A computed fold for a 1455-nucleotide RNA from an uncultured organism, annotated as small-subunit ribosomal RNA. The RNAcentral record of the sequence draws on ENA, Greengenes and SILVA. It matches the Rfam family "Bacterial small subunit ribosomal RNA". The coordinates come from a structure-prediction model, not an experiment, and the mean pLDDT is 85.
RNA sequence: GAACGCUGGCGGCGUGGAUUAGGCAUGCAAGUCGAACGAAGAGCUUCGGCUCUUAGUGGCGACCUGGUUCGUAAUGGCUGGGUAACCUGCCCGGAAGUGGGGGACAACCUCUCGAAAGAGGGGCUAAUACCGCAUGUGGAUGGUAGAACUUCGGUUUUCCUUUCUAAAGGCUUUUGUCGCUUCCGGAUGGGCCCGGUUCCCAUUAGCUUGUUGGUGGGGUAAAGGCUCACCAAGGCUACGAUGGGUAGCUGGUCUGAGAGGAUGGUCAGCAACACGAGGACUGAGAUACGGCCUCGACUCCUACGGGGGGCAGCAGUCUAGAGGCUUCGGCAAUGGGGGAAACCCUGACCGAGCGACGCCGCGUGGAGGAUGAAGGCCUUCGGGUUGUAAACUCCUUUCGGCUGGGAAGAAAGCCCGGGUGGUGAACUCGGGUGUGACCUACCAGCGGAAGAAGCCCCGGCUAACUUCGUGCCAGCAGCCGCGGUAAUACGAAGGGGGCAAGCGUUAUUCGGAUUUACUGGGCGUAAAGGGCGCGCAGGUGGCUCGGCCAGUCUGGUGUGAAAGCGCUACCGCUCAACGGAGCGAGUGCACUGGAUACUGCCGAACUUGAGUGUGGGAGAGGUGAGUGGAAUACCUGGUGUAGCGGUGGAAUGCUUAGGUAUCAGGUAGAACACCGGUGGCGAAGGCGGCUCACUGGCCCACAACUGACACUGAGGCGCGAAAGCGUGGGGAGCGAACGGGAUUAGAUACCCCGGUAGUCCACGCUGUAAACGGUGUGCAUUAGGUGUGGGGGGCGAUUUAGGUCCUCCGUGCCGUCGGUAACCCAUUAAAUGCACCGCCUGGGGAGUACGGCCGCAAGGUUGAAACUCAAAGGAAUUGACGGGGGCCCGCACAAGCGGUGGAGCAUGUGGUUUAAUUCGAUGCAACGCGAAGAACCUUACCAGGGCUUGAACUGCGGCUUACAUGGGGUGAAAGCCCCUGGCCCUUCGGGGCGUGCCGUAGAGGUGCUGCAUGGCUGUCGUCAGCUCGUGUCGUGAGAUGUUGGGUUAAGUCCCGCAACGAGCGCAACCCCUGUUCUCAGUUGCCAGCGCGUCAUGGCGGGGACUCUGAGGAGACUGCCGGCGGUAAGCCGGAGGAAGGUGGGGAUGACGUCAAGUCAUCAUGGCCCUUACGUCCUGGGCUACACACGUGCUACAAUGGGCGGGACAAUGCGCAGCCACCUCGCAAGAGGGCGCUAAUCGCACAAACCUGUCCUCAGUUCGGAUCGUCGUCUGCAACUCGACGGCGUGAAGCUGGAAUCGCUAGUAAUCGCGGAUCAGAAUGCCGCGGUGAAUAUGUUCCCGGGCCUUGUACACACCGCCCGUCACGUCACGAAAGUCUGUUGCACCAGAAGUCGCUGCCGGAACCCCUCGGGGGCCAAGGUGCCGAAGGUGUGGCAGGUAAUUGGGACGAAGU
Repeated sequence: GAACGCUGGCGGCGUGGAUUAGGCAUGCAAGUCGAACGAAGAGCUUCGGCUCUUAGUGGCGACCUGGUUCGUAAUGGCUGGGUAACCUGCCCGGAAGUGGGGGACAACCUCUCGAAAGAGGGGCUAAUACCGCAUGUGGAUGGUAGAACUUCGGUUUUCCUUUCUAAAGGCUUUUGUCGCUUCCGGAUGGGCCCGGUUCCCAUUAGCUUGUUGGUGGGGUAAAGGCUCACCAAGGCUACGAUGGGUAGCUGGUCUGAGAGGAUGGUCAGCAACACGAGGACUGAGAUACGGCCUCGACUCCUACGGGGGGCAGCAGUCUAGAGGCUUCGGCAAUGGGGGAAACCCUGACCGAGCGACGCCGCGUGGAGGAUGAAGGCCUUCGGGUUGUAAACUCCUUUCGGCUGGGAAGAAAGCCCGGGUGGUGAACUCGGGUGUGACCUACCAGCGGAAGAAGCCCCGGCUAACUUCGUGCCAGCAGCCGCGGUAAUACGAAGGGGGCAAGCGUUAUUCGGAUUUACUGGGCGUAAAGGGCGCGCAGGUGGCUCGGCCAGUCUGGUGUGAAAGCGCUACCGCUCAACGGAGCGAGUGCACUGGAUACUGCCGAACUUGAGUGUGGGAGAGGUGAGUGGAAUACCUGGUGUAGCGGUGGAAUGCUUAGGUAUCAGGUAGAACACCGGUGGCGAAGGCGGCUCACUGGCCCACAACUGACACUGAGGCGCGAAAGCGUGGGGAGCGAACGGGAUUAGAUACCCCGGUAGUCCACGCUGUAAACGGUGUGCAUUAGGUGUGGGGGGCGAUUUAGGUCCUCCGUGCCGUCGGUAACCCAUUAAAUGCACCGCCUGGGGAGUACGGCCGCAAGGUUGAAACUCAAAGGAAUUGACGGGGGCCCGCACAAGCGGUGGAGCAUGUGGUUUAAUUCGAUGCAACGCGAAGAACCUUACCAGGGCUUGAACUGCGGCUUACAUGGGGUGAAAGCCCCUGGCCCUUCGGGGCGUGCCGUAGAGGUGCUGCAUGGCUGUCGUCAGCUCGUGUCGUGAGAUGUUGGGUUAAGUCCCGCAACGAGCGCAACCCCUGUUCUCAGUUGCCAGCGCGUCAUGGCGGGGACUCUGAGGAGACUGCCGGCGGUAAGCCGGAGGAAGGUGGGGAUGACGUCAAGUCAUCAUGGCCCUUACGUCCUGGGCUACACACGUGCUACAAUGGGCGGGACAAUGCGCAGCCACCUCGCAAGAGGGCGCUAAUCGCACAAACCUGUCCUCAGUUCGGAUCGUCGUCUGCAACUCGACGGCGUGAAGCUGGAAUCGCUAGUAAUCGCGGAUCAGAAUGCCGCGGUGAAUAUGUUCCCGGGCCUUGUACACACCGCCCGUCACGUCACGAAAGUCUGUUGCACCAGAAGUCGCUGCCGGAACCCCUCGGGGGCCAAGGUGCCGAAGGUGUGGCAGGUAAUUGGGACGAAGU
């Protein structure tokens, strides 16, 4: 260097195999020189020769360029040095030379072998190929004598001398030129060495035998254990050796304010590699990508004998992969190789192609245009929005398209001529000739808005909102989190926001993150102080003087490549990206000059740090030995007799074999009461009777001595409670385990009875604790106050006790500054500083696993990861809660009275049943509740029959026979069908009202959602609370006020107080009732007067009384006494009808329960529309094995039956209440007065009193049930009414566990009235009559208020939450083994090859020669050392896998 999804107009500049250094088809990527050489071929020829091509010999190059990143943690890189320890082809400068000879081998010819690749034999030949000789400027070697420099090792150099040592020619017309040889120097390029620097792991701590050094030999261009022989025994390492993992390094790149962190693709420098491994040859240079040899793997050819190959060069291909291009053009330019040159070669390079991969630029049009078009979407239906957007009008034409024109990149080279010149080269000038792969840039014309916009997002972070669909589904999601019927979060649409030829996503890096903190963090309680000390290394270090100048500071020099980065009125492409120029930076390294305060080093001195000394002192400091009394247990004996012991209560246990108790004696072990104290000592752990011995530390006073000797302290060493372990003792008490008894649902516990290890001693181990002040050690500085322990001093006194002041050391409390997140700390710091050590870095996994070390074991120490969670945690706040505390209320308990729960019945509910048994209400706070009244209706349910603008409502359009009424048919009715009938006005055309019909808006719904809502209601609770403003305190949540002391029914009031005030609640104001007064006096009343009646306020009258109903008065702790604080108030008393709220009602704070109600009503949304609407008939809501709630009536004698007698109040009445009379046993019926009511009626109140019967029984109690006959209401009493008469006569004899109401005119008991209502109460709402008992009190149950405390709770204890088990998923550990990789050691074997030795048959050059030969040299082969792959054996390390096994994490409603 990206990839993926959707989309895609143009251009410029860049960039493009990161995985498999996996395998590769094909082509190309290194040749060139005929002016080094012979030969062959071709062409031309004036036959003299010339030209061209090339296989071979020879030269140069092939070591550059290009690719890749395997290896490498240093043999590398970077940076700075060294080389007096070195080399350097081509190039440059200088000096000198180039004489004379010789013998071969390719090519070629020929023979042979082979499939091929290729090989061998024989013969000919040239050279700039090869070999002697000569010369020797020089150079090298040895020797002698000097000189200069020197790091004293050596280097350079001069003279003399010994030996050795060079050469090649080609082209050219003379000349010249290109070469060749030797040497010196330069330049360039390298080799080697050194300092510094360069990732992670210590769960890698020891490594090393050529290892470290020396001497000598060898080797190299060169220093060197580079190599060898011998000698010595060294070398490296906590400043991290060795080992393991990972990795090419750098300039740079990304990020960051910087310091840093991450990274090393393109470009550039260095390194390494070229199928894997080893090796050398050639050469100036290689241990050689496109050379060679060998081994191995792979692959290809083969005639099976044998051969060939190496894309990590450019293209291209296969594989693996999310993923990366053309088998292109050209040497025109730049550069490279060869050549004298022309020129040739060049996949280096220049270009083009492909890819939105990146950066940069441009375009997809501009102006006008409101009826704010249509369409879409939303809507409160008015409209809004899309939106000047479009249409439409005018205009422009970049880019793309077509046509035409058209640069730059090109200069050289070659030819001719001229100039300088040695008239050579070279350079230069003029003219001519001539070279472009790429194709354009650019300009003009034509044409038409024409060909050119998408992607993501819209809950918060974060810019942007609505509708529909969906309904914890489908889905979204970076984090928090959305979705369970009104989703701005899912999907779609409309609209909007952002970016734009791109937009999103994913991956990765840095940042934010002072979240590894050098800059720049922490450790009492959040993670974090080592359990404590001694102390080596290390770090740090008092005061004075002198010296040095290492650190430090400063000047200069060199370097820090280029590119990149920064800057510039810079320059070039129209701009930009891109490119060019100049300057800067590059914080580094080295050398050098200077400064000397500080640090360091060296030397000298000092006393204050530290230590020593002298004199005192306190102490549970340590170790050992001895010793004492109390208590306990046991043993012996005595006394003594029935229990003891133990607990909440018991039991087990002990005891008549004599216990417990008590007395005397004895034995044993352990621990040391009082003193005893936030007293003392110790480093910590820890230390407690007394005495002795030994011993450590500390404090005070003095100021004699030493003279920085100090502080801290990784490793190391030592100490180290309890429990535990080993060996041997000991064992009274206590007491894990264990046994028994209890408790309990269980009780492997708490309680009780026993009891073994252990606890004790000696010696040894273990090495951990909430080893805590949860606070490392040392030093210094910074207000005080008050205790206490040890010492010294002053004052005052003659002494003593005591007092007081100062001071040093220790130990507590309070508190200022300061610190802290807060709590809190605060001279004993958690303040302010310094020095050093230890430790921390989200929770869980886990202090676990593996490994190491230690341990007898138990175990300790060091100490992870996978995986998983979105938190875990601290301190404080407000609530809530507590089988926490304090204070206080309430029929809350207690004390009482009466009930319920048992029976029968009534009624409601659950359940069941049913066609339907309509719906709702469900702990208190649903259940005689909605319903103050279901035979039809009601009615919402069911069955059946009907209607469809509808039963009721509003509007519009059209038609219209008025509406009504009456009649007929059918039918269960509703309905359907049919007939009749027929308004007002009129200009006589028609119009209007209304009805009906049709159509259209729309009606209707007791259909759903009370978890979308309003309203209303219940409940806590008539409980005393709930808040606000300002101020103050606190970082803040919040607190204060409202807490506290009293008091109250009360947050009622008083006092106090950093609070001062205020609001909603409380109370009061309102109503009823209790006393009284005034006024009024009918329908009410009747004392007195009068009339009348058998009798009655019946009548006249009266205004006294009762009463009625309107207005006043009265009660306020006002008065007195006591208590209290001179308060608030409480207690008692007086007066009063009433006394401390007189009694009752109405009145319900902030809020809680997603409490109840969509079926009272209203209402959003959803749903139905010939039905989920509406009408009708019938049925159901009244069912019935059961269960519950609420009631009625009873069970009887305080009663029941019968007869007689008395006293109310609230109310109600015209579709009504009904007197009175008659009839009926009765319910009731028939008549009918009065009353629209203080007038008349309902209406006799009942309990009660009195008389009588019943006499304790299932009854003269009780009345269910059933039979039968009736009455009344009503269209209608079958399902399914009430009542009456007669008959029938069930259960039931006071009710288990449990539970309810009530504190006075109350409970209990008795009747009366009313609402609803045709009829239908045991229910409900009211009324009066009779009329109690008890409250010592607040321990307990329930509910509540205030303060305080703890909290891991906050949907708040109906909370939270732990562990096992079962099931599923995931990762990990162990494990008989098994597989793989890597590495060490030992041995076997040993290719190629260098080096050494040897050297048959042999071989042209040189030497000798008697010419036969010999010597020298070369060399096949053999052999020795080393040596890759390979093999055998045995270890280490790492990884995979495994029956089984272990724990861990997560998972829905399991246990």